[in-house]
Formats: sequence, structure tokens, C1' cells
RNA sequence: GGGGGAUUGGGGUAGCCUGGCAUCCUACCAGCUUUGGGAGUUGGUGACCUGAGUUCGAAUCUCAGAUCCCCCA
Repeated sequence: GGGGGAUUGGGGUAGCCUGGCAUCCUACCAGCUUUGGGAGUUGGUGACCUGAGUUCGAAUCUCAGAUCCCCCA
């Protein structure tokens, strides 16, 4: 220098190809249960790497950028 991949709640992860209220596990908070703790159970909190574009509507499509990883030279 050229090419490819990844980025989503505190941690992990699905959804992206085929645009339409963002999934699940864990964590945390509260209730119930327990003598208490743990376990169980019910409810709740919390996320699309950044910017721009297209569109009625973008995690998803397009462009530019950032970070990390891999391959070629």
C1' cells in the first nucleotide's frame, strides 16, 4: 500500500442478506417465599461505535471516519 471481518444494556448474545414496537442469558433494583442467607418465582431498570445520505420509516441499505483482528504485498 491492497483486501476481508468484527463493533448491539454493566458482561455475553440473536436480529442485518429480505428496512417496520430490538431477542435471550447474566448482572442490578423491588415484591413474594425463608429465622436469615442461598435457591426459586413475579415485576422493573438499562443498548444498536461516530457522522452524513436515501426513505413515510434505518441496528439493517449507501458514503466517510474511529477502534480491534486476520490475510496479501